The part of an RNA shown here (small-subunit ribosomal RNA, 5' domain) has 494 nucleotides and comes from a Planctomycetota bacterium.
NCBI's taxonomy places the organism under Bacteria, Pseudomonadati, Planctomycetota.
The RNAcentral record of the full RNA draws on ENA.
[in-house]
Context: one part of a larger RNA
């Protein structure tokens, strides 16, 4: 010079786009952020009907989601990330595809009743129901396992294909008059998505030189979707290390961003793709999938309600508080768009998300008038007192309508069968320019100069140095220069 997630200080008209607790992973008051399905079941209310039954609402029971989506960066120097490979040691709910299949039965138990116990949270006895909820049994191959025979493939342990014998494992209905439509099971094959394993890379310190008993390999065995010291017995005695092992520190990490010609420093906020975390530490349950932020035990610290017996809770989600800080915002509309869940659909829910709202926090735009107008008013400054600046500026004449004010729609963003817009634009109007400019600098470097105060004082400073009675360096004024809704400083990168 350039730059930042900034902060101060003076100043501030609009807009469009980004962006905004970098401190205390400390602590939270209130709402809200994950549900859905009556086309899986029984029921209860209410509504209409003489009733059959529609409908609409609700808790349960039963499915599917709640492992996503949203938050931070604590902790990790390798159980993490980047990059290439590699799984012949692996898994997959929902989706697409191929085959084949849905039989015959049982027995509970919520909810409701009854009735007891508690202050609450919540429990507990009976009595009785329903299922796509449990159980049982049949059937069942190209599936699974063991063994055989044949054939293929690959370095390999081994795989893979066709064949026989023999053992295991399945189901559920709904909705429709009907066709048919969605489901259920058991199986192969794709997609996406994950799990695992290798090789290189991946910050300082040697004032850290030796480390290591599941430690290193073996051999059985357990565990796993899988491989494996992942784990447990036994057996050997090994493994790592100046190509830096162990240990101290300090740190998520990449695509990137800044700077720079470039090599390189620096740096990881927005945004994306990983990972780690969810008060603090430990646990498994339940599932395709978690050792699960708004799930369950337990311990712990900290809060809260209590009738003193006993229970709630967990904002590192959106917004909000108080606190901590130089410091960072609205307890805002909307589900109309994009996505997800759940449903057949209708549609519901979504603080994801679309959007307005705070802040000049940053880049961009746009305004704050144009145009004429004097040998040059007043003021104010410097003067040699002649006279020069401020200055075409002003005044005043003639315009104009950007912005902002005030009315205010239709199309559109919308692509869907209707249906549907939280926000936002078109255009009108107004008119005496009316409502809109500063900030910092002015010895040198560095662009801009005099007067007056002051007198080594008061003060200035980024380095050199200014300031002791004529100070271009302090302060004021008046001029001037640079840059403009900003301008300066501090701080940090280069």
């Nucleotide at each position: 010079g350039c730059c930042u997630g900034a902060a101060c200080g003076c100043u501030g008209g609009c807009g469009g786009c980004g962006u905004g607790g970098c401190u205390a992973a400390g602590a939270c008051a209130u709402g809200c952020a994950a549900g859905u399905c009556g086309u899986a079941c029984g029921g209860g209310u209410g509504u209409a009907g003489c009733a059959a039954u529609a409908c609409a609402c609700c808790a349960g029971u039963g499915g599917c989601g709640g492992a996503c989506g949203g938050g931070u960066g604590a902790g990790u120097a390798a159980u993490g990330a980047a990059u290439c490979g590699c799984u012949a040691a692996c898994g997959u709910a929902c989706c697409c595809u191929c085959g084949g299949g849905u039989c015959u039965g049982g027995g509970a138990u919520a909810g409701c009743c009854a009735g007891c116990c508690g202050a609450a949270a919540g429990g507990u006895u009976g009595g009785g129901u329903a299922a796509u909820a449990c159980c049982a049994g049949a059937u069942g191959a190209c599936a699974u396992a063991a063994c055989g025979c044949g054939g293929a493939g690959g370095c390999a342990u081994c795989u893979c294909c066709g064949u026989g014998u023999u053992c295991u494992c399945a189901a559920a209905g709904c909705c429709g008059c009907a066709a048919g439509g969605c489901g259920c099971c058991c199986g192969g094959g794709g997609a996406g998505c994950g799990g695992g394993c290798g090789a290189u890379u991946u910050c300082g310190u040697a004032u850290c030189a030796g480390c290591u008993a599941g430690u290193u390999g073996g051999u059985a065995g357990g565990g796993u979707a899988a491989c494996g010291g992942c784990c447990u017995a036994c057996c050997a005695a090994g493994g790592c290390g100046a190509c830096g092992a162990c240990g101290c520190g300090u740190a998520g990490c990449c695509g990137g961003g800044c700077u720079g010609a470039g090599a390189g420093g620096u740096u990881g906020a927005c945004c994306g793709g990983c990972c780690a975390c969810a008060u603090u530490g430990g646990g498994a349950c339940u599932g395709a999938g978690a050792c699960a932020c708004u799930g369950c035990c337990c311990a712990g610290a900290c809060u809260c309600c209590u009738a003193c017996g006993g229970g709630g809770g967990g904002c590192u989600g959106c917004a909000g508080u108080a606190a901590c800080g130089a410091a960072u915002c609205u307890u805002c509309c909307g589900c109309a768009a994009u996505g997800c869940a759940c449903g057949a659909a209708a549609g519901u829910g979504u603080g994801a998300c679309g959007g307005a709202g705070c802040g000049a926090c940053g880049c961009c735009g746009c305004g704050u008038g144009u145009a004429g107008g004097a040998c040059g008013a007043a003021g104010c400054c410097c003067u040699u007192c002649g006279g020069g600046g401020u200055g075409u500026a002003a005044a005043c004449u003639a315009c104009u309508g950007u912005c902002a004010g005030g009315g205010g729609a239709a199309a559109g963003a919308a692509a869907g069968u209707u249906c549907u817009g939280a926000u936002c634009u078109a255009c009108c109007c107004c008119a005496g320019a009316g409502g809109a400019a500063g900030g910092c600098a002015c010895g040198g470097c560095u662009a801009a100069c005099u007067c007056u105060g002051u007198g080594c004082c008061a003060g200035c400073a980024g380095c050199c140095g200014c300031g002791g009675u004529a100070a271009g360096a302090c302060a004021g004024a008046g001029g001037u220069g640079c840059c403009g809704a900003g301008c300066g400083u501090u701080a940090g990168g280069c």